[in-house]
Context: one part of a larger RNA
RNA sequence: AACGCUGGCGGCGUGCUUCAGGCAUGCAAGUCGAACGGACCUUCGGGUCAGUGGCGGACGGGUGAGUAACACGUAAGCAACCUGCCCAAAAGUGGGGAAUAACCCACCGAAAGGUGAGCUAAUACCGCAUGUGAUGGGUCUUCUCUGGAGGAUUCAUUAAAGGCUUCGGUCACUUUUGGAGGGGCUUGCGCUCGAUUAGCUAGUUGGUGGGGUAACGGCCUACCAAGGCAACGAUCGAUAGCUGGUCUGAGAGGACGAUCAGCCACACGGGGACUGAGAUACGGCCCCGACUCCUACGGGAGGCAGCAGCUAGGAAUCUUGGGAAUGGGCGAAAGCCUGACCCAGCAACGCCGCGUGGGCGAUGAAGGCCUUAGGGUCGUAAAGCCCUUUUGCGAGGGACGAUGAUGACGGUACCUCGCGAAUAAGCCAUGGCUAACUACGUGCCAGCAGCCGCGGUAAUACGUAGGUGGCGAGCGUUGUCC
Numbered sequence: 001a002a003c004g005c006u007g008g009c010g011g012c013g014u015g016c017u018u019c020a021g022g023c024a025u026g027c028a029a030g031u032c033g034a035a036c037g038g039a040c041c042u043u044c045g046g047g048u049c050a051g052u053g054g055c056g057g058a059c060g061g062g063u064g065a066g067u068a069a070c071a072c073g074u075a076a077g078c079a080a081c082c083u084g085c086c087c088a089a090a091a092g093u094g095g096g097g098a099a100u101a102a103c104c105c106a107c108c109g110a111a112a113g114g115u116g117a118g119c120u121a122a123u124a125c126c127g128c129a130u131g132u133g134a135u136g137g138g139u140c141u142u143c144u145c146u147g148g149a150g151g152a153u154u155c156a157u158u159a160a161a162g163g164c165u166u167c168g169g170u171c172a173c174u175u176u177u178g179g180a181g182g183g184g185c186u187u188g189c190g191c192u193c194g195a196u197u198a199g200c201u202a203g204u205u206g207g208u209g210g211g212g213u214a215a216c217g218g219c220c221u222a223c224c225a226a227g228g229c230a231a232c233g234a235u236c237g238a239u240a241g242c243u244g245g246u247c248u249g250a251g252a253g254g255a256c257g258a259u260c261a262g263c264c265a266c267a268c269g270g271g272g273a274c275u276g277a278g279a280u281a282c283g284g285c286c287c288c289g290a291c292u293c294c295u296a297c298g299g300g301a302g303g304c305a306g307c308a309g310c311u312a313g314g315a316a317u318c319u320u321g322g323g324a325a326u327g328g329g330c331g332a333a334a335g336c337c338u339g340a341c342c343c344a345g346c347a348a349c350g351c352c353g354c355g356u357g358g359g360c361g362a363u364g365a366a367g368g369c370c371u372u373a374g375g376g377u378c379g380u381a382a383a384g385c386c387c388u389u390u391u392g393c394g395a396g397g398g399a400c401g402a403u404g405a406u407g408a409c410g411g412u413a414c415c416u417c418g419c420g421a422a423u424a425a426g427c428c429a430u431g432g433c434u435a436a437c438u439a440c441g442u443g444c445c446a447g448c449a450g451c452c453g454c455g456g457u458a459a460u461a462c463g464u465a466g467g468u469g470g471c472g473a474g475c476g477u478u479g480u481c482c
Base pairs, nucleotide, nucleotide: 001478002477003476004475005474008354009353010352011351012350013349014347015346016313021311022310023309025308026307027306030055031054032053035052036051038049039048040047041046062266063265064264072190073189074188075187076186077185078184081183082182083181086179087178088177089176090175091174092173094128096126097125103118105116106115107114108113133158134157135156136155137154138153139152140151141150142149143148162171163170164169192238193237194236199229200228201227204226205225206224207223208222209221210220211219241263242262243261244260245256246255247254248253268289269288270287271286272285291302292301293300294299319344321343322342323341326340327338328337329336330335357387358386359385360384367378368377369376370375392419393418394417395416396415397414401409426471427470428469429468430467431452432451433450437466438465439464440463441462447454448453
C1' cells in the first nucleotide's frame, strides 16, 4: 500500500506503482494604444477592438516510454565555443526609398479557408552617408605556444528608430569591450545482470583536400592507407531514467530512487526543417501512419505524460473548488495574464498529539457465566453521592500573514461566557512457538491452520457464550524491503 471489521477530533505530510491506453467539457500564455495606420463609442478628458509591429510563448507545469550512454555523478579542460533581457564602460543615432496587412471592391468554397484589383502607416523592410569600433587580408613587432593575448600601420567590408515629456529629461535603438548568470563541447574515474552471447567493425580506424557548425571532430564528402575494439569481457541479449537521497542495519553492507531538489529524455507513433539569443519547440509549422470527429463527399479539424474531470485497466489512488500573498511574462506606469502557486475540499493513506471522564462507593445489588450447589467470577465494575468540561453545542469578540492600499484562506486560528457526563471503542487472539481457560454444541462432519498439527462422543486447537490477554481510533490479514 490494498482488503476485512470498526471509526470522535486536531496538526503536518502524502494520494494511478496498472494502459507513455483513449479522452466529452472548462481553464492552463499572454501582454504592449507611450511603435503604427484604421474602425467604433465618447461626458471630447478618453476608451474599446481586429490587424501590422515588439517582447514573451525555449521559462514555469507533466511524465519515465526510450536510454547501459560522457545519460548521470564527481574532478578537470576549451590556445576549439555561444549568450536575448540585466550590470559597468566607450562611441554614435545623418539623409532617403519602395512596399504591405488592416480597409474598400469583386469573386470562389458547405465549412475550414482562399483568390484578384485598389489605398495606407510604422520601432516592419531596403539602399546611401559616417566608422569610435569590430571583422577579414597585407607589413612590422612584444609576450606566449593547438586556431592565444596585445601594439603600430595600410587596404577592404560592416550600424542605427523612434516614442513620451512638465522640454529638464526618460524609455528605447546601433557598434564595441568587460562582467554576471545561462548554455555547448572534450577528458580521467565511477555506473545492473547474462559467456547456455566470443569474436565485433567499411565511415569502420587514421591521414590529406573540401564542406558544415557558435565551436573541435568521419559531423559530412572525395581520395589514400589498413586500421580500430575485445577474456581488464568487445559484440549481442535482458533489465533500467541517473543523482542528492530514502528504508533498514551497531557498523560494514543490503534494498529502493514515491513526495522535495539537481541533471537527462520524451510530448498520439515516426521523420523533417523554419523562426529565433536560445527549440526534444507539450498547449508552433510541414510530411507519412494509426485513431477520433465534421462534411453539401469536393474537402477539412484534433492530440490532457498541464489542472480538474470522464472512460478503460486494476487489489488500488482525490474537487470539473479559490485568487490575498510569493514567483514569472508583458507594460513607462496603472494594470492584465498566470490550474506556477498559496489555500480550501475528499481519503485513518502515514506520522504526531488529544479525547471518549475524575474521586468516593459492598446488602460485593440485579443479570450473565461456572459450580463439588456451599459458593466463585464479571466487580468498585454498575447504581448512588460529589466534582471537572479537554472535546462538543450555543453566544460574543476576533487576528498574524499586509512597510501606504489590497486577505482567497475566514468570521478560520485564538480569546471570553454559558450548557451539560454530556457527542465519542473497537479489533485480534486465547494448544506450543506466544501473553491469555472454562462450559456447551459438533463428532475425521462442519471446520481451523504461519510451522508443528487439531476434529473419528467429555476438543483449553472447529462454532458459540462467559472469562482472560494484547493493541487501541484503530485492529487484523495479504504483498514487498532490511
Molecule: small-subunit ribosomal RNA, 5' domain
Organism: uncultured prokaryote